[in-house]
Context: one part of a larger RNA
């Protein structure tokens, strides 16, 4: 010199993009972040309209029951999501991450294509209504009903299974292809008749398990580690290969090329320096991993060993009628707390993107925007042009002067910012509606220099001096080093140099 997710002091006009708990993976009041489909199914409710019963009378109205019809809500059965999206970095030195490979050991819902099928049945069971029990949380017990919930039946292959054949091919365990006989598996309807949907095969996309080769932080004042430890055989489980499990059996493996053991640490694209090679960091954005108060466990499911699912355990809070329950902001916003330190208990789904819907649409604290903050970068401004009697004032002073200084006063102009008024957007891609932002950007017209400069140094390194004050005091200081009575080095004040809406200092890196 450069850089920062900085503080801290002293100031501080506007705008535009950014960025913003590095500490307590510490504890959380309140809201809100994961819903949605009535074209899946059977109730229940509200409205209106037909129609039919009774009752009142003002005889064509009014209450009140039933039936059907149409809208529109919805608790509760079922579908889909919910594993994505958001946070965070505590574990973790590891095939966890980079990078190449392998997978003839493997899985993929929704999606595309592509072939083929959907015939007949049958039982429940939520809602409901009766009721038990409980302080609640909830939980029981009788009867009733639906279906794209659930199950048997038929059909059925190039699907599976276990059998025997030919052919080919490679990379060891084996792959593919053709034909044979025998056994196992399927379906579901809705509807506004446009469609959406259902089985089963097979292909592709997408996603993802595993497995390898090389890299990937310190310490030898850690030197030996290991018994499911190396390996084999067979059995089990897995989509899937294996000490993954387990029974036998062998006695192996690993290690000075650092094995174990400790200690720190997410990882990379990247970003800071650097002329490079290097070195340091891994914030914001992307990719991967990892975890959800701490430990454990399995369930549903194409996908989870699930942040806002569930079960047991411990810790903590709360509520209890004391019997028992209820919770989990490392999701946005807030609060305590801790720190030198880090924002608003906003606005919309208008855009992009996402779940569910056939579609209108509904959810969306993803996302987009707005407040806060000079925390950063980058523009812009705080006036220009004349102007010497070199004014007063101030500082100095050999008393002559000099210097602040063309600065200012005055004159002539400008209108960036600013203020007020008016209009007024793109962003909304194909016919139409739809803008939080926002009445904002921007344009126009008026207004008056009004409203806008400060910080650091001035001994040498290093640009830039003099007067006072103090007297090794008080106090400076990065190094060197200044101060004990004529300090350009403390302190003031006048000048001056620098950079500037920022300027000094502290911290880390190079």
């Nucleotide at each position: 010199g450069g850089a920062c997710g900085a503080a801290c002091g002293c100031u501080g006009g506007c705008g535009g993009c950014g960025u913003g708990c590095u500490u307590a993976a510490c504890a959380c009041a309140u809201g809100c972040a994961a819903g949605u489909c009535g074209a899946a199914c059977g109730g229940a409710g509200u409205u209106a309209a037909a129609u039919u019963g009774a009752a009142g009378c003002u005889u064509g109205c009014u209450u009140u029951g039933g039936u059907u019809u149409a809208a529109c809500u919805u608790a509760g059965u079922g579908g889909c999501g919910a594993a994505c999206g958001g946070g965070u970095g505590a574990g973790u030195a590891a095939c966890g991450c980079g990078u190449g490979a392998g997978u003839a050991a493997c899985c993929u819902g929704u999606c595309u294509c592509a072939u083929a099928c959907a015939g007949g049945g049958g039982g429940a069971u939520a809602a409901c209504a009766c009721u038990u029990g409980g302080a609640a949380a909830c939980a029981g017990g009788u009867g009733c009903u639906a279906a794209u919930a659930c199950c048997g039946c038929a059909u059925a292959a190039g699907a599976c299974c276990a059998c025997a054949g030919u052919g080919u091919c490679g990379c060891a365990u084996g792959g593919c292809a053709c034909a044979g006989a025998g056994g196992u598996c399927a379906a579901a309807g809705a509807u506004u008749u446009a469609u959406c949907g259902g089985u089963a095969u097979g292909a592709g996309g997408u996603g993802g398990g595993c497995u390898c080769g090389c890299g990937u932080c310190u310490g030898a004042u850690u030197a030996g580690a290991u018994a499911g430890u190396u390996g084999g055989u067979g059995a089990g489980g897995u989509a899937a290969c294996g000490g993954c499990c387990c029974a036998c059996c062998a006695a192996g493996u690993c290690a000075a090329c650092g094995a174990u053991c400790a200690g720190u640490a997410g990882c990379c694209g990247a970003c800071c320096u650097g002329a490079g090679a290097g070195g340091g960091u891994g914030a914001u954005c992307g990719g991967c991993c990892a975890c959800a108060u701490u430990g454990g466990a399995a369930c549903u499911g194409a996908g989870a060993u699930a942040c806002g699912g569930u079960c047991c355990a411990a810790a903590c809070u709360c509520c209890u009628a004391c019997g028992g329950g209820a919770g989990g902001c490392a999701g946005c916003a807030g609060u305590g707390g801790g720190g030198a330190a880090u924002a608003u208990u906003g606005g919309g789904c208008a855009a992009u993107g996402g779940g569910c819907g056939c579609a209108a649409g509904c959810c969306u604290g993803a996302c987009c925007c707005a407040g806060c903050a000079a925390c950063g970068c980058c523009g812009c401004g705080u006036g220009a042009g004349g102007g010497a009697a070199g004014a007063a004032g101030g500082u100095u002073u050999u008393c002559g002067g000099a210097u602040u200084g063309u600065a200012a006063a005055c004159c002539u102009c400008u209108g960036u910012c600013c203020u007020a008024u008016g209009u007024g957007a793109a962003g909304a891609g194909a016919a139409g509606a739809a803008g939080a932002c926002g009445g904002u950007a921007g344009c126009a017209u008026a207004g008056g220099a009004g409203g806008a400069a400060g910080c650091c140094c001035c001994g040498g390194c290093u640009a830039a001096c003099u007067a006072c004050g103090u007297g090794c005091c008080a106090g400076c200081a990065g190094c060197c080093g200044c101060g004990g009575u004529a300090a350009u080095a403390c302190g003031u004040a006048g000048g001056u140099u620098g950079c500037a809406a920022g300027c000094g200092u502290u911290g880390u890196c190079c």
A computed fold for a 510-nucleotide part of an RNA from an uncultured bacterium, annotated as small-subunit ribosomal RNA, 5' domain. Its Rfam family is "Bacterial small subunit ribosomal RNA".